[in-house]
Context: one part of a larger RNA
RNA sequence: CCGUCGGGAAGGAACUCGGCAAAUUGACCCCGUAAGUUCGCGAUAAGGGGUGCCGCUGGUCGUGAUCCACCUUGCGUGGUGAGCGAACGGCGGCCGCAGAGAAAUGGGUCUGGCAACUGUUUACCAAAAACACAGGUCUCUGCCAACACCAUAAGGUGGAUGUAUAGAGACUGACGCCUGCCCGAUGCCGGAAGGUCAAGGGGAAGGGUUAGUUCUCCCGAUUCUCGGGAGAGCGAAGCUCAUAACCGAAGCCCCGGUGAAUGGCGGCCGUAACUAUAACGGCCCUAAGGUAGCGAAGUUCCUUGUCGGGUAAGUUCCGACCUGCAUGAAUGGCGUAAUGACUGGACCACUGUCUCCCCGACGGACUCG
Numbered sequence: 001c002c003g004u005c006g007g008g009a010a011g012g013a014a015c016u017c018g019g020c021a022a023a024u025u026g027a028c029c030c031c032g033u034a035a036g037u038u039c040g041c042g043a044u045a046a047g048g049g050g051u052g053c054c055g056c057u058g059g060u061c062g063u064g065a066u067c068c069a070c071c072u073u074g075c076g077u078g079g080u081g082a083g084c085g086a087a088c089g090g091c092g093g094c095c096g097c098a099g100a101g102a103a104a105u106g107g108g109u110c111u112g113g114c115a116a117c118u119g120u121u122u123a124c125c126a127a128a129a130a131c132a133c134a135g136g137u138c139u140c141u142g143c144c145a146a147c148a149c150c151a152u153a154a155g156g157u158g159g160a161u162g163u164a165u166a167g168a169g170a171c172u173g174a175c176g177c178c179u180g181c182c183c184g185a186u187g188c189c190g191g192a193a194g195g196u197c198a199a200g201g202g203g204a205a206g207g208g209u210u211a212g213u214u215c216u217c218c219c220g221a222u223u224c225u226c227g228g229g230a231g232a233g234c235g236a237a238g239c240u241c242a243u244a245a246c247c248g249a250a251g252c253c254c255c256g257g258u259g260a261a262u263g264g265c266g267g268c269c270g271u272a273a274c275u276a277u278a279a280c281g282g283c284c285c286u287a288a289g290g291u292a293g294c295g296a297a298g299u300u301c302c303u304u305g306u307c308g309g310g311u312a313a314g315u316u317c318c319g320a321c322c323u324g325c326a327u328g329a330a331u332g333g334c335g336u337a338a339u340g341a342c343u344g345g346a347c348c349a350c351u352g353u354c355u356c357c358c359c360g361a362c363g364g365a366c367u368c369g
Base pairs, nucleotide, nucleotide: 001364002363003362004361005360006359007358008357010355011354014353019350027051028050029049030048031047036041038174052094053093054092055091056090057089058088060086061085062084063083067079068078069077070076071074095099107348108347109346110345111344112343113342114340115339119131120130135172136171137170138169139168140167141166147158148157149156150155175335176334177333178332180265181264182263185262186261187258188257189256190255191254194253195252196251200247201246206241207240208239209238212234213233214232215231216230217229218228219227220226266284267283268282269281270280293327294324305321306320307319308318309317
C1' cells in the first nucleotide's frame, strides 16, 4: 500500500451527479397513533414506556394425594382439596456501564411524477413509467364456424366433446368523471344503373396454299380442236395464318355508410372613453379547423420564462400564470386511496461521505530465509 473488519475528539452531508457506502432503527408486551381513503386501508403510522435476578404474595388454569357422603356394590357417582406444575399479575429487595446484556431482527416523516394493484422481462451490463393484468370497446364467426397448424389431389388436428352470456382478432388497460369536430384522402362495409375489364364464347372482312380457269409463248400431232411444257392473271372447297364487331364475372371507376377504423383537427387584418387586451367585425383557405380537461409538463426551443413557497444563498423541487417552438381525449384525457428493490424534491434521526484524517485486528503484497 491492497482486501475484510473493529474503534474515533469536535462538527454532522460541509461529501457527492445523488447520503453512494456506512451508521441509525430492530424482538416481544403495554400505551398511543394524523392527513387521506375505494372504509379494506393508511398502521409496526408517528411517538412513548417496560424487559435481569432474589423474596413474599394474588386470582386463574392443569394435575389430583387424602378424607367424607350415597347407593344401583361398580374400573360407580358426588364432595373435599394437600402437594406439584403453568402462564399472567401485585409488593418489596439486589447487582452491573449496560437485563430483548450474545446472535438473528424495520430508520422515519412530508411532497411530486409514472404505473391502479400481486405478477412478468433483456439466462451473462437494462427489473423499469416496459410486458402482463382484471375491466372497457370495436370487428369477425350460425358450426364441416371464424381462426390456426400440418399436409396439400383429397384431408387431418386444434378451436371444442365448446355454440354468439361462445370462440377468434385488434386496440385500450383497476376505479371515478369523461371521451368533442372532420368520411375530402386511405381502409373496411353496403350498392348495383352506367363506364372499364381476363379466360372463354363468337366469327365479319383479309392473307397463304391450289383443283380449276383465262391469256401469252414454245414443241408435237397438223392447220377450228387436241396433247405436253413454260410464264402471267383470277381463284372454289379444304387446310392454314393472323383476326374485327358482339356476349363475358369479380375488381377498379362510380354512389352511399363508417372514427374505441389509418388518420386530420387553419391564417391575415381591424375594433371598447388612460393604456393594455379584444367579447365584436372583415377577408382568405379547409373534409373539418382542437371541445372538456391539462399545461415551461418524462412534452417549453427562447428558458435559470414570470410570480409565490421552501434555503443565508435553489439551472432542481412544490404551487400558480398561459406566450402549448411542438398538449389533448381508448396511439385514451384528467383525477385517484392502496401498492413500488421505479424516479424527482424537502426534513428528522444517524453517521469517517466529508472538514481531515488517526488507531487497532486479521489476510495479502513487500523484505529476508